Context: one part of a larger RNA
Molecule: small-subunit ribosomal RNA, central domain
Organism: metagenome
C1' cells in the first nucleotide's frame, strides 16, 4: 500500500454553502481522443521457460524456440466512454393559485408569580430540617388588605405534536423575512449530484467593553452532620444567567448511523395538504409529503435494524488500522486569555 471496514466492538467531519476535482438522464448524427482487432518495425545478448547436446551426476557451460503481456506506426471497427452539433422531458429549476408552522431578526403590549419598597388590620413568634441551629421579628416580622417600583420568565393549552441544515426554537400583537408540503397548467431543457480547499452558522460554560441585576446560584460565609466532612442539609451571598457589541467554536453538537439518488412484502398509529373513488350522509378506501411503532424477506458477530435500511446497488467526500503513552510533546495556524485545530516518538503491555 491492497484488503476490509466505519448504530454498539478502532472509524461518519456539529451543521450548511461552496470553488477545482470526480461522478452524470433520453435520443439523432459525426468524429476516433480512449477502446476493440489486423499488419510493419522495435522489444540487444544474458537471465526465465520449452525441447536437446556436454562434464559419470547435479551445479554449472552450451544449441534451438517460445516468451519479452511493451513501445511507435499504419490499416480497419464504432457498440460503451469523451468530443462536437442538433432534439426531447422523465432529473433539477421557475411562474401562477392554495396550506400548515415555538422557522429567523426587528418593534410594542399584557396577565400569573417571586423579591423589594410605602401605607392599613393585626400580635408573637417565623423560617428552616431527619431533629436542629445559623437567620429573622415587639425598631412590630410572618400572615391578610390596598398601591408602587424593578427583573426574569411566559402555567393551562401540550401532544414519543409542529418547525428548523445543525445548533436550536413556545405569552399576545405587529413590521421585515428564509424555507417545506399539495393541486393541477405553462414555461426553461440536464441547468443535475458530490465537494479537498475556502466561507459561513454553531448548546452551555468562558473572555473584553458598557448597561441591567428580581428570582437563582459555581466561589465564599456561617449553621448543622460527622471520628473528620475542605461534601451531602440548611441560612445567606458574589460571578454569571438578561441586554447590546466584539470574541471563543467546542458538546453524550446522538439516530453514537455522511449526501444524493433508485429498487424491494405487509400491519397499526399521528401530523399537513388536496385529489380521485364508495356511501346508509356516520363516515370509509386509495394517491402525495413528513413524524411514530410492531414486523416479511434480507441482513447483522450478536443485540438490533426492516420503504425514515443497518437490505439490494449506483456516485462522490470524511474517517479507522492492537492496548497503554496521547488527543500529550514539538513545531506550523487560530485566539486578548483560557484554550482551540494539526499531530508524533521513545518506551511498555
Nucleotide at each position: 500500500c491492497u484488503g476490509g471496514g466505519c448504530g454498539u466492538a478502532a472509524a461518519g467531519c456539529g451543521c450548511a454553502c461552496g470553488u477545482a476535482g470526480g461522478u452524470g438522464g433520453c435520443u439523432a448524427u459525426g468524429u476516433a481522443a480512449g477502446u476493440c482487432g489486423g499488419g510493419u518495425g522495435u522489444g540487444a545478448a544474458a537471465u526465465u521457460c520449452c525441447c536437446g547436446g556436454g562434464u559419470u551426476u547435479a551445479a554449472c557451460c552450451u544449441g534451438g524456440g517460445a516468451a519479452c503481456u511493451g513501445c511507435a506506426u499504419u490499416c480497419g471497427a464504432g457498440a460503451c466512454u469523451g468530443c462536437a452539433u442538433g432534439g426531447c422531458u422523465g432529473g433539477a429549476g421557475u411562474a401562477c393559485g392554495g396550506a400548515a408552522g415555538a422557522g429567523g431578526a426587528g418593534g410594542g403590549c399584557g396577565g400569573a408569580a417571586u423579591u423589594c419598597c410605602c401605607g392599613g388590620u393585626g400580635u408573637a413568634g417565623u423560617g428552616g430540617u431527619g431533629a436542629a441551629a445559623u437567620g429573622u421579628g415587639u425598631a412590630g416580622a410572618u400572615a391578610u388588605c390596598g398601591g408602587g417600583a424593578g427583573g426574569a420568565a411566559u402555567a393551562u393549552u401540550a401532544g414519543u405534536g409542529g418547525u428548523g441544515a445543525a445548533g436550536g426554537u413556545g405569552g399576545c400583537c405587529u413590521u421585515c423575512u428564509g424555507g417545506u408540503c399539495c393541486a393541477g397548467u405553462a414555461c426553461u431543457g440536464a441547468u443535475a449530484c458530490u465537494u479537498a480547499a475556502g466561507u459561513g452558522c454553531g448548546a452551555a460554560a468562558g473572555c473584553g467593553u458598557g448597561g441591567g441585576g428580581a428570582g437563582u446560584a459555581a466561589a465564599u460565609a456561617g449553621g448543622a452532620u460527622u471520628a473528620g466532612a475542605u461534601a451531602u442539609c440548611c441560612u445567606g451571598g458574589u460571578a454569571g444567567u438578561c441586554c447590546a457589541c466584539g470574541c471563543u467554536u467546542u458538546a453524550g453538537a446522538u439516530g453514537a448511523u455522511g449526501a444524493g439518488g433508485a429498487c424491494u412484502g405487509g400491519a397499526u398509529g399521528u401530523c399537513g395538504g388536496a385529489g380521485g373513488g364508495g356511501u346508509u350522509u356516520g363516515u370509509c378506501c386509495c394517491u402525495c409529503g413528513g413524524u411514530g411503532u410492531c414486523g416479511u424477506a434480507g441482513u447483522u458477530a450478536a443485540u438490533g435494524u426492516g420503504u425514515u435500511a443497518a437490505g439490494u446497488c449506483c456516485u462522490c467526500c470524511g474517517c479507522c488500522u492492537g492496548g497503554g503513552g496521547a488527543g500529550u510533546a514539538c513545531g506550523g495556524c487560530c485566539g486578548c486569555a483560557a484554550g482551540g485545530u494539526u499531530g508524533a516518538a521513545a518506551c511498555u503491555c